RNA sequence: CACUUAUCCAGAGUGGCGGAGGGACUGGCCCGACGAUGCCCGGCAACCGGCAGGUAAACUGCACGGUGCUAAAUCCUGCGAAGUCUUUGACUUUGAUAGAUGAGAA
Numbered sequence: 001c002a003c004u005u006a007u008c009c010a011g012a013g014u015g016g017c018g019g020a021g022g023g024a025c026u027g028g029c030c031c032g033a034c035g036a037u038g039c040c041c042g043g044c045a046a047c048c049g050g051c052a053g054g055u056a057a058a059c060u061g062c063a064c065g066g067u068g069c070u071a072a073a074u075c076c077u078g079c080g081a082a083g084u085c086u087u088u089g090a091c092u093u094u095g096a097u098a099g100a101u102g103a104g105a106a
Stems, first nucleotide, its partner, number of pairs: 003104006013041001015040003021031003025078001027076002042070003047066003050062004074098001079095007
């Protein structure tokens, strides 16, 4: 990097370092010198492993190991369908696409 599959409206700091852009991309809308993004610590969660319960499968628990996450629903949106309205448009619902993460397979 391409493939399979599950999940994505919950949760997580008055800490330290550092010093300019950041939120994947588009259009929006936001965050940021009252210090963002990032790194460390802390924390959250419970996907995989482990352990315990369970005859076992399921399931439940612990949070020990491997990841992950820690502004806003994946921040909204993009392509299509249905519906509503005060119809060059707006809104609602829904399916896909794209993206992220885990597990697997190559």